[in-house]
RNA sequence: GCCAUCUUAGCUCAAUUGGUAGAGCAUCGCACUUGUAAUGCGAAGGUUAAGAGUUCAAGUCUCUUAGGUGGCU
Numbered sequence: 001g002c003c004a005u006c007u008u009a010g011c012u013c014a015a016u017u018g019g020u021a022g023a024g025c026a027u028c029g030c031a032c033u034u035g036u037a038a039u040g041c042g043a044a045g046g047u048u049a050a051g052a053g054u055u056c057a058a059g060u061c062u063c064u065u066a067g068g069u070g071g072c073u
Base pairs, nucleotide, nucleotide: 001072002071003070004069005068006067007066010025011024012023013022019056027043028042029041030040031039049065050064051063052062053061
């Protein structure tokens, strides 16, 4: 330098071929307990890496940029 692939909550990952962004763990509150842990219930937490385009509608499709991984030279 070229090619492929990935980027979504604090972390690990979903989202069924474009139609209201979710789960587990972690965090916080409550219940339970003599107390803690465990357990149960609930809450909060997101510019879907960044910027454009297509569309009535984009996490999803197209282009550019940045970063990670792998391969080739």

Transfer RNA from a Paludibacteraceae bacterium, 73 nucleotides, folded computationally. It matches the Rfam family "tRNA". The family's RNA type in Rfam is transfer RNA. The sequence was found in a public genome assembly. The source organism's lineage runs through Bacteria, Pseudomonadati, Bacteroidota, Bacteroidales and Paludibacteraceae.